Molecule: SAM riboswitch aptamer (S box leader)
Organism: Desulforamulus aeronauticus
RNA sequence: UUCUUAUCCAGAGCGGCUGAGGGACUGGCCCUACGACGCCCGGCAACCUUCUUAUCAUUAUUAGGAAAGGUGCUAAAUCCUGCAGAAGAUAAAUCUUCUGAAAGAUAAGGA
Numbered sequence: 001u002u003c004u005u006a007u008c009c010a011g012a013g014c015g016g017c018u019g020a021g022g023g024a025c026u027g028g029c030c031c032u033a034c035g036a037c038g039c040c041c042g043g044c045a046a047c048c049u050u051c052u053u054a055u056c057a058u059u060a061u062u063a064g065g066a067a068a069g070g071u072g073c074u075a076a077a078u079c080c081u082g083c084a085g086a087a088g089a090u091a092a093a094u095c096u097u098c099u100g101a102a103a104g105a106u107a108a109g110g111a
Stems, first nucleotide, its partner, number of pairs: 001111008013041001015040003021031003025082001027080002042074003047070002049066004054061002078103001083100007
């Protein structure tokens, strides 16, 4: 870099350093010198891990617990949106809701 699978409406600081941008991209809409982004510390969660339990010949799967280790996360639903379909409103432009995809993020495994 790429492929597969799973998840993405929950949760997490009144801390320290730094000092101007940030929220992937588009269009919006936001956050930000009352300090963004980043780093450290703290925290959250439970993918890997690990313990117990049930089924089972095994692999594996179900349910529950732990948090030492590997990651991750810690404004707003992945902040909304983009492509397709359905329903509703409207004279129409258009708008609203829902479903699925795409794109993205993270984990685990593979190339």